[in-house]
Molecule: c-di-AMP riboswitch aptamer (ydaO/yuaA leader)
Organism: Chloroflexota bacterium
Parts: sequence; C1' cells; structure tokens
RNA sequence: ACGCGGGCGCUGCCUAAUCCCCCAUCGGGGGGACCGGGGGAACCACUUCUGGGGUGAACCCUCUUCGGAGGGCGGGUGACUCUGCUCCACCCGAACCCGUCAGCUUACCCCGGCGGCAGAUGAGCAGGCCCCG
Repeated sequence: ACGCGGGCGCUGCCUAAUCCCCCAUCGGGGGGACCGGGGGAACCACUUCUGGGGUGAACCCUCUUCGGAGGGCGGGUGACUCUGCUCCACCCGAACCCGUCAGCUUACCCCGGCGGCAGAUGAGCAGGCCCCG
C1' cells in the first nucleotide's frame, strides 16, 4: 500500500415494514399517525368436481449432458434535493401461507409494519424546489 474479517456510528439500498406518545425498565406491554394486506352485498362476471386460493416482480416458452442454458416478459440499483423519460452497466425472477374455503364488492369486519444488505462519483434530456441579484 492492497485485500479479507470483526465492532460502533453515520449515510444509503431491497421490502408495507417507518415515526411519535405512555407504562415498564436488560427481555417487554399499550395507544396513535402513516404505509400495507385480507375477508365481505346487489349488479355483473367466472370457475370447480383434474380441488381451489392468498402475499410477492418472482411468470411463460424452447432446449437440456437433467447440472442447467437461452428467449420473451416482469422487478431492482447505479447517492448534488424531488419527479419523469432515454441510453448504458450490473443484478433478481425466490420463498412462504390458507386448508376443501373465499371472483368483483358499498356498508361493515379482521390482520401486518419483519427480515436482509452495502454503491463509489454511469451518461444525457426535461420539469420542479430553494437562495441571491
């Protein structure tokens, strides 16, 4: 000097998963805001008996030496503050749940707010915001 690993803090990223108050005081409990999800009429619509359904971007097709590969399509990031568009680069396309049952759905009812990570100044256009004259 570089690389790797660990701890703390700040900043940032995926995700709905954040903020505030009170009680308690290692652990936790209660409430609110806001964000998110489910159930649930008429009307309309559709399917099951090959069960069906939900959260989520996480699906479809082809090939396969069965390890996986490719294409389409869907999602994320790239940090001068917010937003949109284009190009480029790099990634993801999992997992879990309900339990024979649920389409949409006013009123109404119920539930969640976990967890996992770390880019190094990618480029251009447009709109907006703030400050000064």